[in-house]
C1' cells in the first nucleotide's frame, strides 16, 4: 500500500415503542430504549432510487411536480481495530 472481516481489546452509534418541541405532511430534534451496525462516519445544486404535497397545474376525482425530505436503500468520499 492493499485484501479480507474470523476472533479479541480499546472505544462508538442506536431500530421500533413511548413522551416533548418543531412541520401541512414526509420527516427531524431531545429525552427514553436497543432492532441492529465494521462505516448505522461525512455527503442529498451538479450519481441512481425512495417518501411526502403546504402549494401549482391538470381535472371529475383516478391524478402529475420538489423547491421538503430519507445517508440505518445502493453510491462516492475519509477513517479505527486486529489479521494476512
Nucleotide at each position: 500500500a492493499a485484501a479480507a472481516g474470523a476472533u479479541a481489546a480499546a472505544g462508538g452509534c442506536a431500530a421500533a415503542c413511548c413522551u416533548a418541541u418543531g412541520g401541512a405532511a414526509a420527516c427531524a430534534u431531545a429525552g427514553c430504549g436497543a432492532c441492529g451496525c465494521a462505516a448505522a462516519g461525512c455527503u442529498a445544486a451538479a450519481g441512481g432510487g425512495g417518501c411526502u404535497u403546504c402549494u401549482a397545474c391538470a381535472u371529475u376525482u383516478g391524478g402529475u411536480a420538489a423547491u421538503g425530505c430519507c445517508a440505518g436503500c445502493c453510491a462516492g468520499c475519509c477513517g479505527c481495530c486486529g489479521u494476512u
This is a predicted structure of an 84-nucleotide RNA (c-di-GMP-I riboswitch aptamer) from Fictibacillus barbaricus. The sequence was found by an Rfam model in a public genome assembly. Of the family's consensus pairs, 100% are formed in the model. The coordinates come from a structure-prediction model, not an experiment, and the mean pLDDT is 82. Taxonomically the source falls in Fictibacillus (Bacteria, Bacillota, Bacilli, Caryophanales).